[in-house]
Context: one part of a larger RNA
RNA sequence: GGAUGAACGCUGGCGGCGUGUCUAAGGCAUGCAAGUCGAAUGCCAAUGCUUCGCAUUGGCGCGCGGACCCGAGCGGACUAAUGCGGACUAAUGCGGAAAUUUUUUUCCGUAUAAGUCCGUAUAAGUCCGUAUAAGUCCGCGUGCCGCUGUGGAGCAGCGGCAUGGCAAACGGGAGAGUAACACAUUGGUAAUCUACCUCGAGGACGAGGAUAACCCUGCGAAAGCGGGAAUAAUACUCGAUGAUAGUGAGGGGGCAAAAGCCAUUCUCACUUAAAACUCCGGUGCCUCGAGAGGAACCUAUGGCCUAUCAGCUUGUUGGUGGGGUAAUGGCCCACCAAGGCGACGACGGGUAGCGGGUGUGAGAGCAUGACCCGUCUCACUGGGACUGAGACACUGCCCAGACUCCUACGGGAGGCUGCAGUCAAGAAUCUUCCUCAAUGGCCGAAAGGCUGAAGGAGCGACGCCGCGUGCAUGAAGAAGCCCUUCGGGGUGUAAAGUGCUUUUAACUGGGACGAAUCAAUGACGGUACCAGUUGAAUAAGGGGCUGCUAACCUCGUGCCAGCAGCAGCGGUAAUACGAGGGCCCCGAGCGUUAUCC
Numbered sequence: 001g002g003a004u005g006a007a008c009g010c011u012g013g014c015g016g017c018g019u020g021u022c023u024a025a026g027g028c029a030u031g032c033a034a035g036u037c038g039a040a041u042g043c044c045a046a047u048g049c050u051u052c053g054c055a056u057u058g059g060c061g062c063g064c065g066g067a068c069c070c071g072a073g074c075g076g077a078c079u080a081a082u083g084c085g086g087a088c089u090a091a092u093g094c095g096g097a098a099a100u101u102u103u104u105u106u107c108c109g110u111a112u113a114a115g116u117c118c119g120u121a122u123a124a125g126u127c128c129g130u131a132u133a134a135g136u137c138c139g140c141g142u143g144c145c146g147c148u149g150u151g152g153a154g155c156a157g158c159g160g161c162a163u164g165g166c167a168a169a170c171g172g173g174a175g176a177g178u179a180a181c182a183c184a185u186u187g188g189u190a191a192u193c194u195a196c197c198u199c200g201a202g203g204a205c206g207a208g209g210a211u212a213a214c215c216c217u218g219c220g221a222a223a224g225c226g227g228g229a230a231u232a233a234u235a236c237u238c239g240a241u242g243a244u245a246g247u248g249a250g251g252g253g254g255c256a257a258a259a260g261c262c263a264u265u266c267u268c269a270c271u272u273a274a275a276a277c278u279c280c281g282g283u284g285c286c287u288c289g290a291g292a293g294g295a296a297c298c299u300a301u302g303g304c305c306u307a308u309c310a311g312c313u314u315g316u317u318g319g320u321g322g323g324g325u326a327a328u329g330g331c332c333c334a335c336c337a338a339g340g341c342g343a344c345g346a347c348g349g350g351u352a353g354c355g356g357g358u359g360u361g362a363g364a365g366c367a368u369g370a371c372c373c374g375u376c377u378c379a380c381u382g383g384g385a386c387u388g389a390g391a392c393a394c395u396g397c398c399c400a401g402a403c404u405c406c407u408a409c410g411g412g413a414g415g416c417u418g419c420a421g422u423c424a425a426g427a428a429u430c431u432u433c434c435u436c437a438a439u440g441g442c443c444g445a446a447a448g449g450c451u452g453a454a455g456g457a458g459c460g461a462c463g464c465c466g467c468g469u470g471c472a473u474g475a476a477g478a479a480g481c482c483c484u485u486c487g488g489g490g491u492g493u494a495a496a497g498u499g500c501u502u503u504u505a506a507c508u509g510g511g512a513c514g515a516a517u518c519a520a521u522g523a524c525g526g527u528a529c530c531a532g533u534u535g536a537a538u539a540a541g542g543g544g545c546u547g548c549u550a551a552c553c554u555c556g557u558g559c560c561a562g563c564a565g566c567a568g569c570g571g572u573a574a575u576a577c578g579a580g581g582g583c584c585c586c587g588a589g590c591g592u593u594a595u596c597c
Stems, first nucleotide, its partner, number of pairs: 001597004006593005013467006019460002021425001026423003030420003035166003040163005047156009057146012073130006082121007092111008173378003183302003187298003192295003197291007205239004215228005245271007253262003276283002304350003311341003316338008353375004357368004380401005403414004431457001433456003439453001440451004470500004480491004505534006514524001541586005546567003552581005562569002
């Protein structure tokens, strides 16, 4: 200098892509992580539709009978208030005359209607007619439609229990063990197996007995365990047929040391198969051969430390004969022989999963094995088998042990090194999130169901990359602060001021690709992105300045306090301690620690 699954200190605006218990393979609350098929089958409960029967009730139409009721409109008649027009009257006012003592009285003229009468206009209102109509209600009969209840039949889809099939041996996690055919590379199997898938050849005829769920019932706190009766199947059993299969026997050919294999051909004997469903299109079933992919076993070579580990070994090494396995083999057993390994490091001890790769380095090499890919091993610890094509099986079974939990004390239940999450440990490592939309897996004919695989989002500067925190102008240069030889110098175009921009931010509007398929279908996500509006608006620190090593002065302190990677600095003028100013390096980071080259 580079690097890291990092941690710590100070600081911290945004985005993309990655990445995140290195420690206690310590203990775990809770939820989810493997189901699916009704086109194999039996049953239970309940729903909808259609149809039929019975009961019940409602509506509408028509007919008959009974009862009730008289509105509106139209026509005719009458009429008030009020308006308008006309007429009459004069309490009263004014003027004159007469009489009167005053007051007052009488007469004449004139003016005014709130008074009276007549005519006319308008509507409400009242009465009469139209009116034995129409209407309403009730009852009966009939036709149609419907509600509710119940029963039968058919159809459709849903849920549950059980039998049956397939899957659950994959996917996901971890690195405890393992120094080994575990891994990597290279060969071999003439010593092997293979469900689903593909291709080829042939076949599927009959019969039968059960059993679960369900029902009845018993025991138990529970987990669960019995007893009785019934029933179905692609569950189970038996029989038939059968070879190009297997076994045995016999004959020849080729390869080979042999076991054996191949090709062709033949003969004989024995053994072994099958399942139906259907929407009629198919899908399944049995046997044999081949393929693909997968698995198993064996060989050679390679890769840690230790000799203060020098001898190790009795199923040990080999043979014969058996057992066992898909198959070879002391894999196991009986017998026989006495071998086998080792300084080219046996045996023992320590450490460790291995590889592709990763870091560094010019390379050789050294170190390492997080994430991703391949492989091995493990699944509380130890042991065991069952089922199955495949396991000696992470979320199957049995036994033992430790631990935790429930208990009616008799007995039971459990296994996060799956995804989240919790406690503990630790310097230290995340959400008890969304979706099956895509990719893939299992089941299914399909529709579809399941899928903490996966796709995404969240948290953490943990890493890498990108962007921003403004741009221009602005004084021989403000203030403050620092230094000063007191003249001045520095911070410094820096600030203020002026003009601009809008990445980013906030808001408003629009808005995907990923969907493959006629249509429908997007968790992410109203996300990315686009347009507009606002306004310098929201955004800078860390370490260092004696030499190595880029960057210097002043004050404080006085071998004190302290610094420090090394040399070293500090005991009164410290560029090395502490502070201030200035400067240097890097920058959303900067330093320190640890480890590797």
Predicted 3D model of a 597-nucleotide part of an RNA (small-subunit ribosomal RNA, 5' domain) from a Patescibacteria group bacterium. Rfam family: Bacterial small subunit ribosomal RNA. Gene Ontology terms of the family: ribosome and structural constituent of ribosome. Taxonomically the source falls in Bacteria candidate phyla (Bacteria).